[in-house]
RNA sequence: GAAGCAGACCGGACGGUCGCUGCAUGCUUGCCAUGCAGAGGAAAGUCCGGACUCCACAGAGCAGGAUAGUGGGUAACACCCAUCCACCGUGAGGUGAGGAUCAGAGCAACAGAGACGAGUCAGUGCUUGACCGCAAGGAAGGGCGCUGGGUGAAACGGGCAAUCUCUAUCCGGAGCAAUACCAAGUAGGCAGGCGUUGAGGCGGCUCGCGGAGCCUGCGGGUAGGUAGCUUGAGGCGCACGGCAACGUGCGUCCCAGAGGAAUGACCGUCAUAGCACGCAAGUGCCGUAACAGAAUCCGGCUUACAGGUCUGCUUCCAUU
Numbered sequence: 001g002a003a004g005c006a007g008a009c010c011g012g013a014c015g016g017u018c019g020c021u022g023c024a025u026g027c028u029u030g031c032c033a034u035g036c037a038g039a040g041g042a043a044a045g046u047c048c049g050g051a052c053u054c055c056a057c058a059g060a061g062c063a064g065g066a067u068a069g070u071g072g073g074u075a076a077c078a079c080c081c082a083u084c085c086a087c088c089g090u091g092a093g094g095u096g097a098g099g100a101u102c103a104g105a106g107c108a109a110c111a112g113a114g115a116c117g118a119g120u121c122a123g124u125g126c127u128u129g130a131c132c133g134c135a136a137g138g139a140a141g142g143g144c145g146c147u148g149g150g151u152g153a154a155a156c157g158g159g160c161a162a163u164c165u166c167u168a169u170c171c172g173g174a175g176c177a178a179u180a181c182c183a184a185g186u187a188g189g190c191a192g193g194c195g196u197u198g199a200g201g202c203g204g205c206u207c208g209c210g211g212a213g214c215c216u217g218c219g220g221g222u223a224g225g226u227a228g229c230u231u232g233a234g235g236c237g238c239a240c241g242g243c244a245a246c247g248u249g250c251g252u253c254c255c256a257g258a259g260g261a262a263u264g265a266c267c268g269u270c271a272u273a274g275c276a277c278g279c280a281a282g283u284g285c286c287g288u289a290a291c292a293g294a295a296u297c298c299g300g301c302u303u304a305c306a307g308g309u310c311u312g313c314u315u316c317c318a319u320u
Base pairs, nucleotide, nucleotide: 001316002315003314004313005312006311007310008309009308010307012270013269014268015267016266017265018264020038021037022036023035024034025033026032027030040291044302045301047300048299049298050297051296052175053174054173055172059207060206061205062204064171065170066169067168068167069083070082071081072080073079084098085096086095087094088093099166100165104164105163106160107159121148122147123146124145125144126143127142128141131138132137179227180226181225182224189218190217191216192215193214194213201209202208234253235252236251237250238249239248240247241246274285275284276283277282
């Protein structure tokens, strides 16, 4: 210098004007004024795992589902770390649904006589022998063995569990439109039916639990608000333990909380990228660039992403 491998990060900055949401303060109580705060690395897909809430203080069995070398981390996981093995790569590294085929079943294109069931294509040994022959003898075929060419990934040997299955471990259901409270026309009313000989409910079935309502028709017409809601398995720094994932201790910080759903629009200056000119320094133009936008909250995975930065390592070439 070229080509790569692995990982981490940024993803416009500053100022001004006009708005929007939340909180605090003030009073003149106004959709007022002032101050502070106000999207992401994926907020996404809703694919895994949890917290939380209700349904039995979530129970048993069956069915069903998930995971799969070994050890560790974690609240938990299908995630992460370490390591063994197999495969790929010159290498840095990458990929792996990597338990079990002496429980049982199922499966294998083409070729081949035969493909998972047994048997039999060729040669040959022994034996038997329809039949032929007057006889000596011959002999298709059968049975029991032995050997083997060819086909094919595989020929009584195995293979596939990413086919069912078995083993081990885990999993009750629904979800913040959960749920609670206030208010209220999902009420109250009329008719019929079912129900303590057990309704509806516990979102597959059975058991079990529990204990009073439920279904259909008529008629009627409404209105929403509050909590849950963001202090959390939280962020940052240091020390210690550990190969690491991570853990422990101390210090420090508070960092969106909307609800038909705020987080926006415009202007100015500038950095980067892009385009044009120039040998170069530079000058001019363009005008913020990609993917995308919280909705109960966390831990992951996956997918999308203009442009840019940094770290460690590998191989090759050149020079000293």
Predicted 3D model of a 320-nucleotide RNA (Bacterial RNase P class A) from a Burkholderiales bacterium.
Lineage of the source: Bacteria > Pseudomonadati > Pseudomonadota > Betaproteobacteria > Burkholderiales.
A source record names the gene rnpB.
Model confidence (mean pLDDT): 77 of 100.